[in-house]
Context: one part of a larger RNA
RNA sequence: UUGGGCGUAAAGGGAGAGCAGGUGGCUGAGUUCGUCCGUGGUGCAAGCUCCAGGCUUAACUUGGAGAGGUCUACGGAUACUGCUCGGCUUGAGGACGGUAGAGGAGCACGGAAUUCCUGGUGUAGUGGUGAAAUGCGUAGAUAUCAGGAGGAACACCGGUGGCGAAAGCGGUGCUCUGGGCCGUUCCUGACACUCAGGCUCGAAAGCGUGGGGAGCGAACCGGAUUAGAUACCCGGGUAGUCCACGCCAUAAACGAUGAGUGCUGGGUAUGGGGGGUAUCGACCCCCUCCGUGCCGAAGCUCACGCGUUAAGCACUCCGCCUGGGAACUACGGCCGCAAGGCUAAAACUC
Numbered sequence: 001u002u003g004g005g006c007g008u009a010a011a012g013g014g015a016g017a018g019c020a021g022g023u024g025g026c027u028g029a030g031u032u033c034g035u036c037c038g039u040g041g042u043g044c045a046a047g048c049u050c051c052a053g054g055c056u057u058a059a060c061u062u063g064g065a066g067a068g069g070u071c072u073a074c075g076g077a078u079a080c081u082g083c084u085c086g087g088c089u090u091g092a093g094g095a096c097g098g099u100a101g102a103g104g105a106g107c108a109c110g111g112a113a114u115u116c117c118u119g120g121u122g123u124a125g126u127g128g129u130g131a132a133a134u135g136c137g138u139a140g141a142u143a144u145c146a147g148g149a150g151g152a153a154c155a156c157c158g159g160u161g162g163c164g165a166a167a168g169c170g171g172u173g174c175u176c177u178g179g180g181c182c183g184u185u186c187c188u189g190a191c192a193c194u195c196a197g198g199c200u201c202g203a204a205a206g207c208g209u210g211g212g213g214a215g216c217g218a219a220c221c222g223g224a225u226u227a228g229a230u231a232c233c234c235g236g237g238u239a240g241u242c243c244a245c246g247c248c249a250u251a252a253a254c255g256a257u258g259a260g261u262g263c264u265g266g267g268u269a270u271g272g273g274g275g276g277u278a279u280c281g282a283c284c285c286c287c288u289c290c291g292u293g294c295c296g297a298a299g300c301u302c303a304c305g306c307g308u309u310a311a312g313c314a315c316u317c318c319g320c321c322u323g324g325g326a327a328c329u330a331c332g333g334c335c336g337c338a339a340g341g342c343u344a345a346a347a348c349u350c
Base pairs, nucleotide, nucleotide: 004321005320006319007304008303012318014201015200016199021194022193023192025088026087027086028085029084030083031082034080035077036076037075038074039073040072041071048066049065050064051063052062053061054060091191092188093187094186095184096183097182098181099180103177104176105175106174107173108172109171110154115149116148117147118146119145120144121143125136126135162169163168206247207246208245209244210243211242215241216240220236221235222234223233258317259316260315261314262313263312266295267294268293269292270291271290272289273288274287275286276285299306300305323350324349325348332343333342334341335340
C1' cells in the first nucleotide's frame, strides 16, 4: 500500500464559522479530457511461464518462444465523469404571516436566608459530636424583638420540560441582539455538503492589574479519633469563590457514539406549531411538521445492547486506531507572564 476498524476491546478532533481541497440534484445540446475498443510502434538484460539442450540428477545454466504491465501514434465509440452553453425546481437560500424558549449582552429593581453592627427584653449557658473537646459566653453570649450594613445566590413554579454549536443558560422589568419551528408556495435557480492549515468560542482550577469579600473554604492553626492520622469528624481560617479588563485552552469537554443526505414496520409519553372534526365554548378525537424520552418489527452487535434521535441499509467529506509498559514522557519546535499546553519518539522490558 491493499485490507480491517473507532458506544463499552486501541481509536470521533471539546465546539463552531469557513479558505484551499474532495464530493455534488433533474434535463437538452456541444466537446471527447478522463473512460472504452481496434491497429502500429515501444516494452534492454536478468527475472516469470512454456519448449528443447548442457553438467550422472537437482539446484544451476544455455538457446528459443510467450505473457503480464507501461508509454506513444493513428483510427473509432459516447453510456458515465469532467469541461462549455442553455433550461428546470424537488436541494439550498430569500420574502410574507405567525409562534415557543433559563439563547447572548447591558442597565435597573425585589423578597427570603446567612453573617456583622446598634438598641430593647432576658440570664447562664451555648455550640458541636458516635461520644467529646477546642471555640463562644457574666466585659452579658445562645434565644427573642426592632432598626441598619454588606455580599453572594435566586426556594416554590421546575418537569424523563425548554433554549444554545459546544462550553453552558433559572428571581423580576426594560433596552440591544443571535438562532429555531410552523404556515403560504410568492421570488432566486444548484447558489449545495464536508473541510487539512489558519481563525473564533471554550466548565472548573490557575495567572496578571484593580476592586469586592456575606457565606463557603484548598493551604494553614487548633480539638478529637488512632498504633500513627500530615485524613475522614469538630472549632477557626488565607488564597479563592464575586466584579471589570487581560491571559490560560484543559476535562469522565460523555450520548465515552464526527458532520451531511436518502432509504427501512410499529406502540406510547411529552414540548412547540398547523389543519380537520366536534361544540354555545374550552376540552376530547383524527391527520401533519419540528423537538425530547421510553418500549420495541426487521436488521445489526462477541455480548451488553442499538433499533426513523440507529450502533440498520447506503453515499460524500473530515478526524483518529494498529500489542502492554517505558510515555498524555524525553529531545526539538511553536505557544504561554507563569503554571503549563500542543506536537511527539527511542533504548530497554514483558
Small-subunit ribosomal RNA, central domain from a marine metagenome, 350 nucleotides, folded computationally. The full RNA is in RNAcentral, with records from SILVA. Its mean pLDDT, the model's own confidence on a scale to 100, is 87.